[in-house]
Parts: sequence; C1' cells; structure tokens
RNA sequence: GCAAGCCCAGGGCCGAGUCUUCGUGCCACCAGGUGCGGAGAGCGGGGGACCCAAGGACCCAACGGGUCGGGGGCGAAUCGCCGUCUUAGCACGGCGUAGCGCGACUUCCAGCGCGAGCCCGACAGCUAACCCCGUAGGCCGCGACGGAAGGGGAG
Repeated sequence: GCAAGCCCAGGGCCGAGUCUUCGUGCCACCAGGUGCGGAGAGCGGGGGACCCAAGGACCCAACGGGUCGGGGGCGAAUCGCCGUCUUAGCACGGCGUAGCGCGACUUCCAGCGCGAGCCCGACAGCUAACCCCGUAGGCCGCGACGGAAGGGGAG
C1' cells in the first nucleotide's frame, strides 16, 4: 500500500556464505542498483607425514572359542522408546532427547521454535609442507527485538 490475503525499505535475523576490482547484459540514464563470467582479499570446510593416539560390538559350557557388523564428510540436526508396513531392510508416524536459534556481546530466568537435508563410493585418526572445494539458501518486517545482572558503542 491493502477489505483480507499478499507484496514491500537507504531497516534487520539465521547462516562460512562477505568485500574489492575487471568485462559484459538489463534498469535508472546524476548518483547508483542488479544478473552472468574472471581475478584478488576475507571467511568456512575437506584431503594429507613423522611423532602421538587408537586397537569393533555382543555371547559362551570361558585363559579359548562363537556370532554379527563397511566406513567417512558437510550441518545444531544425534541417540533412545512405542506403533504401522514389511519380515529385524530400513521406511513412515508418534513421544522424548544430545545439540542449535530467538537483534552488539556474556551469564541467568521465563517462554517459543528447530532437532532437516545432502554428499563420497570400499577410502580418509591426528597432521608440518602441500593439494582441493564452498562462499548457497531461508526468514522477519509489533517480531520473545521478553525479564534481570554485567557490558560495548553512539549522542
């Protein structure tokens, strides 16, 4: 703006997911905004030695045997219990839960919400050198942006 719903800002939030610059397209044709591509910086993540660390789970008639099991990464997003379908393959649903978020930042109180998804492909503990990748997406816009104690900045 608007009947509602919905859409919004020279305003903010979650998140590593920002900044600068060059080329180019569009809008505006003053400043500038924005899409795509390149480069740099910042930020985030993975791989990768020595040294170091670690040495699967469960069961038994038990100093010896047996059975079962791939593993890893991003992220807060794990781990239990119950139910259904199937026959222990997980999947789906429910209730909890490690953990995470709620307006500089920290702690506490109260409340609310999330507790997903994806990737590698038999391979990865840590890790100097070195190598590689990402820089998305979503939301608020009377909103828990609440209360208390600290505390930063500005006037």
Molecule: c-di-AMP riboswitch aptamer (ydaO/yuaA leader)
Organism: Thermoleophilum album